The RNA shown here (Bacterial RNase P class A) has 348 nucleotides and comes from a Gammaproteobacteria bacterium. Its mean pLDDT, the model's own confidence on a scale to 100, is 77. Its Rfam family is "Bacterial RNase P class A". Gene Ontology terms of the family: dimeric ribonuclease P complex, ribonuclease P activity and tRNA processing. It was read from a public genome assembly, where an Rfam model found it.

RNA sequence: GGAGUUGGCCAGGCGAUCGCGCCAGACAUCAGUCUGGGGAGGAAAGUCCGGGCUCCAUAGGACAGAGUGCCAGGUAACGCCUGGGGGGUGAGAACCUACGGAAAGUGCAGCAGAAAAUAAACCGCCAGUCCUUUUGGACUGGUAAGGGUGAAAUGGUGUGGUAAGAGCGCACCGCGCAACGGGUAACCGUUUGCGGCAUGGUAAACCCCACUCGGAGCAAGACCAAAUAGGGGGGCAUAAUGCGUGGUCCGCGCUGUCCCCGGGUAGGUUGCUUGAGGUGCAUGGCGACAUGUUAUCCAGAUGAAUGAUUGCCCACGACAGAACCCGGCUUAUCGGUCGACUCCCUUU
Numbered sequence: 001g002g003a004g005u006u007g008g009c010c011a012g013g014c015g016a017u018c019g020c021g022c023c024a025g026a027c028a029u030c031a032g033u034c035u036g037g038g039g040a041g042g043a044a045a046g047u048c049c050g051g052g053c054u055c056c057a058u059a060g061g062a063c064a065g066a067g068u069g070c071c072a073g074g075u076a077a078c079g080c081c082u083g084g085g086g087g088g089u090g091a092g093a094a095c096c097u098a099c100g101g102a103a104a105g106u107g108c109a110g111c112a113g114a115a116a117a118u119a120a121a122c123c124g125c126c127a128g129u130c131c132u133u134u135u136g137g138a139c140u141g142g143u144a145a146g147g148g149u150g151a152a153a154u155g156g157u158g159u160g161g162u163a164a165g166a167g168c169g170c171a172c173c174g175c176g177c178a179a180c181g182g183g184u185a186a187c188c189g190u191u192u193g194c195g196g197c198a199u200g201g202u203a204a205a206c207c208c209c210a211c212u213c214g215g216a217g218c219a220a221g222a223c224c225a226a227a228u229a230g231g232g233g234g235g236c237a238u239a240a241u242g243c244g245u246g247g248u249c250c251g252c253g254c255u256g257u258c259c260c261c262g263g264g265u266a267g268g269u270u271g272c273u274u275g276a277g278g279u280g281c282a283u284g285g286c287g288a289c290a291u292g293u294u295a296u297c298c299a300g301a302u303g304a305a306u307g308a309u310u311g312c313c314c315a316c317g318a319c320a321g322a323a324c325c326c327g328g329c330u331u332a333u334c335g336g337u338c339g340a341c342u343c344c345c346u347u348u
Base pairs, nucleotide, nucleotide: 001344002343003342004341005340006339007338008337009336010335012313013312014311015310016309017308018307020039022037023036024035025034026033027032041319045330046329048328049327050326051325052324053217054216055215056214060250061249062248063247065213066212067211068210069209070084071083072082073081074080085099086097087096088095089094100208101207105206106205107202108201122147123146124143125142126141127140128139129138130137131136155173156172157171158170159169160168174197175195176194177193178192179191180189181188182187221270222269223268224267231261232260233259234258235257236256242254243253244252277298280293281292282291283290284289
């Protein structure tokens, strides 16, 4: 100097003139005026997970169903995060991981190939017999080392041995089991011993195993005011065979319950923003985080508030707007800035 990997921060700023919404105070009493303070995001998005809160509700249990799936931690909790292990990708920094079980069972693997799990002989190699002028041919037996097909052919390399071969024997590797050592564990091992050694792949196929799981949702719910028709018709039932906020059954509770037609109101207040909060500092921890402490209140609209004009600066601004709240994940994205690490080239 170049090419990369990874972590954090910012998301236009300042001023003026009008305008909008909320809160507090004062004046005023016409619902207005004045002063002060605050007013969209890193994803507010997707509605994919987990909860807080409200209601069903006095009540649970089982089954079905659904979700997760290495180990240890963090958290209110999670399918999230942190750290580690196994496997994979990359030259590396790093990144990905749907990672329990194939010896419980079932299923699946087109074509090719002899044969794809109750697997096997196409070409070939060897021995014997018969035929044959020779080349060679037929039959029987042995064989799976060589070749071929395939994504994959049932351990690999070497060596001995054999009629020819084959873990048939041996050495090393691999595999299985056991012990020992390290580690909380998942797991690891230039450790030791035994075993010729077998049972392929696939569970993001069904399945088995372990753990977890009520529902509906702020349009939840509560209160106030007003209005109407405490209207009409039909079915079932008599303490359960009905009803009761996912399905089925048991249990528990209630005493009616289901369907159709018709009428009224859809207004206001609240829920509504003080939080499993955010900031700074200290301590502990590899870390996610936890504990203590400090100062402080940081949006609450409701056809939906933050806009318009203008001056300067500048990184010239992309993706993009809260609607009960919070913790995550995923997706979109113009740029700027800070740090650590890897590789290549050159110079000293």